[in-house]
The prediction has a mean pLDDT of 86. A computed fold for a 476-nucleotide part of an RNA from an uncultured prokaryote, annotated as small-subunit ribosomal RNA, 3' major domain. It matches the Rfam family "Bacterial small subunit ribosomal RNA".
Context: one part of a larger RNA
C1' cells in the first nucleotide's frame, strides 16, 4: 500500500430476529451425479452447476452407436471437355444409390462464341460441432446497484508512497454542507429514458339512455360527443409552504395542501477491477491435428437405459376440503400455410360444419378461486391419485422402442414430514386462473398478465455478506 485476524469503532443488507409459506418424508414430472450400454454426442460443477445452454430428441434436429455407402466431395473459386436448363418412366435397394430408357430444345450473337445452369475430368483446394476458454476476439455469470475507482497539478516523504479521498455531522449513495496543503477534474451515484398513479386537452366506426327518440330489448338503431376507454401533447412534487430540532449549513422530525410525497411504485442502466470464472458447440480467430477420413449421404438404434444418490419442481395427505347443480368479475396476449363462430353427431378427446377475421369491429375465450343452494361426517375415506387392463381421438410419411389427450374400469404410496434447510417486508408473501415464445404434435419448465390478498419487524448480541475508519502481523 495491500490482504488477514475467532483485534477495535460507525454502517449496511430478508443477514439475524419477528412472521407467513415451503424443501428435506410420499408418489410423479425433470436436471444431473454414479452404474450400465455397441452408443447412453458435447459443454456446464461451491455461492455463482445441477426444469443450465435446450423458447420444446418419435424422422428430422444430431454433433453419438451399428451397418450401407462417396471421394474435388452436400457448400466456394479457377481450368478442360461434353450437354440448355428441365421433365417423365422402369429395374435392384432398408434408403442413400446404383443400372436403363423416354421427352425436350431456351436467351444474347461479330456465327467463332458466350451467359447460366446440369453432368464428366484434373489439381490447386473444400470440409471437420477434432484438441487447446492456460494462445485470443466478442459475449456471459460474479463479487454488485455494493459506494466505491481513479487523475491533473500542487505539497510532504531520500523512496516505496502519501495528501486529495482522512476528520465533525447528513445521505439510499464519495449525497451534500462544514472544516481542512490542498485545488480542481474524470469514471461511477443522482438525474436525463421507458412504465404505473392524478388531472387537464386534442380526436373520435371501442364506450354510453349519461340526456333525447324508437326498439325484435342486445348500444341493437337514430343520435350524441359528456364519460370510461384508446394514444399523442401538456401540468403536477421541488423540502416549494408551515412549525419544530440543529452551527447562522447540509439536514432531520411533524404538519397542511394533493392523486401522489421526501429516490411515489416498477423497469432498463452494473464503475476500477477480481475470479488465468464461462463458452474454441452461436459466431469469429492463432496455433495443432484429420484429409478415400477425425470429411460427406443414409436407414436403423440412442440421446428416454436404472440396483441407487442429490438438485428444481408439480400432485396430494383433506372439512377454510372433495364432488353435484347454479350464478358473477379480468389483463395482457395471439391469429391467412392462421384463429376458426352458430348449428349438428359424440359420454368426452373430437367429428362433421362453414360464417366472420390481415382483427379495439372476427376468432381463441367456458377466467379460476369467488357467491348461493345441496351432499358427504373424520373414514386411507365420495380424500390421494400413482399403476396396469382394455376402449378410442389427434398430430404426423410414421406414435414399437419413444407423443399428447379422452373414456371405463384398476385404484398404490401418502394421516404434514430427522438432521438440515430455502424464499418473501404490500397489492408484496400466499393462493386463483389466463396468455405467449419455442412448436405439425408434444410442459407440472420458462417468460408474462391479471384475480384475492395477510402476518410481522422489539432491536443489531449472534450467523452470513459488504463498506468507512483504525490496529496488530514472521503474509505478498
Nucleotide at each position: 500500500u495491500g490482504a488477514c485476524g475467532g483485534g477495535g469503532g460507525c454502517c449496511c443488507g430478508c443477514a439475524c430476529a419477528a412472521g407467513c409459506g415451503g424443501u428435506g418424508g410420499a408418489g410423479c414430472a425433470u436436471g444431473u451425479g454414479g452404474u450400465u450400454u455397441a452408443a447412453u454426442u458435447c459443454g456446464a460443477u461451491g455461492c455463482a452447476a445441477c426444469g443450465c445452454g435446450a423458447a420444446g430428441a418419435a424422422c428430422c434436429u444430431u454433433a453419438c452407436c451399428u451397418g450401407c455407402c462417396u471421394u474435388u466431395g452436400a457448400c466456394a473459386u479457377c481450368c478442360u471437355c461434353g450437354g440448355a436448363a428441365c421433365c417423365c418412366c422402369g429395374c435392384g435397394g432398408a434408403g442413400a444409390c446404383g443400372c436403363g430408357g423416354g421427352g425436350g430444345u431456351g436467351c444474347c450473337u461479330u456465327c467463332g462464341g458466350g451467359a447460366g445452369c446440369c453432368g464428366a475430368g484434373u489439381g490447386a483446394c473444400a470440409g471437420g460441432u477434432g484438441c487447446u476458454g492456460c494462445a485470443u476476439g466478442g459475449c456471459u455469470g460474479u463479487c454488485g446497484u455494493c459506494a466505491g475507482c481513479u487523475c491533473g497539478u500542487g505539497u510532504c516523504g531520500u523512496g516505496a508512497g502519501a495528501u486529495g479521498u482522512u476528520g465533525g455531522g447528513u445521505u439510499a449513495a464519495g449525497u451534500c454542507c462544514c472544516g481542512u496543503a490542498a485545488c480542481g477534474a474524470g469514471c461511477g451515484c443522482a438525474a436525463c429514458c421507458c412504465u404505473u398513479g392524478u388531472c387537464c386537452u386534442u380526436a373520435g366506426u371501442u364506450g354510453c339512455c349519461a340526456g333525447c327518440g324508437g326498439u325484435u330489448c342486445g348500444g341493437c338503431c337514430g343520435g350524441g360527443a359528456a364519460c370510461u376507454c384508446u394514444a399523442g401533447g401538456g401540468a403536477g412534487a421541488c423540502u416549494g409552504c408551515c412549525g419544530g430540532u440543529g452551527a447562522c449549513a447540509g439536514a432531520c422530525c411533524g404538519g397542511a395542501g394533493g392523486a401522489a410525497g421526501g429516490u411515489g411504485g416498477g423497469g432498463a442502466u452494473g464503475a476500477c477491477g477480481u475470479c488465468a470464472a464461462g463458452u474454441c458447440a452461436u459466431c469469429a480467430u492463432g496455433g495443432c491435428c484429420c484429409u478415400u477420413a477425425u470429411a460427406g449421404g443414409c436407414a436403423g438404434g440412442g440421446c428416454u437405459a436404472c440396483a441407487c444418490a442429490c438438485g428444481u419442481g408439480c400432485u396430494a395427505c383433506a372439512a377454510u376440503g372433495g364432488c353435484c347443480g347454479g350464478u358473477a368479475c379480468a389483463g395482457a396476449g395471439g391469429g391467412u400455410u392462421g384463429c376458426c363462430a352458430a348449428c349438428c353427431c359424440g359420454c368426452g378427446a373430437g367429428g362433421g360444419g362453414a360464417a366472420g377475421c390481415c382483427a379495439a369491429u372476427c376468432c381463441c375465450a367456458g377466467a379460476a378461486a369467488g357467491c348461493c343452494g345441496g351432499u358427504c361426517g373424520u373414514a386411507g375415506u365420495c380424500c390421494g391419485g400413482a399403476u396396469c387392463g382394455g376402449a378410442g381421438u389427434c398430430u404426423g410419411c410414421a406414435a414399437c422402442u419413444c407423443g399428447a389427450c379422452u373414456c371405463c374400469g384398476u385404484g398404490a404410496a401418502g394421516u404434514c414430514g430427522g438432521a438440515a434447510u430455502c424464499g418473501c417486508u404490500a397489492g408484496u408473501a400466499a393462493u386463483c386462473g389466463c396468455a405467449g415464445a419455442u412448436c405439425a404434435g408434444a410442459a407440472c419448465g420458462c417468460u408474462g398478465c391479471g384475480g384475492u390478498g395477510a402476518a410481522c419487524a422489539c432491536g443489531u448480541u449472534c450467523c452470513c455478506g459488504g463498506g468507512c475508519c483504525u490496529u496488530g502481523u514472521a503474509c505478498a
The full RNA is in RNAcentral, with records from ENA.